The RNA shown here (Fluoride riboswitch aptamer (crcB RNA motif)) has 61 nucleotides and comes from a Pseudomonadota bacterium. It matches the Rfam family "Fluoride riboswitch aptamer (crcB RNA motif)". Gene Ontology terms of the family: response to fluoride and positive regulation of gene expression.
RNA sequence: UGGCGGGAAGGGAAUGGAGUCUCCCUUAAACCGCCGCAAGGCUGAUGACUCCUACCGCGUG
Numbered sequence: 001u002g003g004c005g006g007g008a009a010g011g012g013a014a015u016g017g018a019g020u021c022u023c024c025c026u027u028a029a030a031c032c033g034c035c036g037c038a039a040g041g042c043u044g045a046u047g048a049c050u051c052c053u054a055c056c057g058c059g060u061g
Stems, first nucleotide, its partner, number of pairs: 009026005016052006033042003
C1' cells in the first nucleotide's frame, strides 16, 4: 500500500413523525409501487406491529 474477514457505526425498505422487531446495503450500495401502445387508471402514509398527524368512507351531536 492492496486484498479478504470480523466488529463498531451509519444508511435503506413507493408520500409525514415516534417506538419495537425483521430484512437489506455500506464507500457505493441498499432504495426509487402497479396496469396500459397511448390517453389514462389502481392500492397504500407500515417491511410488520403500536401510537400520532394528514387523507378517505359511514354514523351521531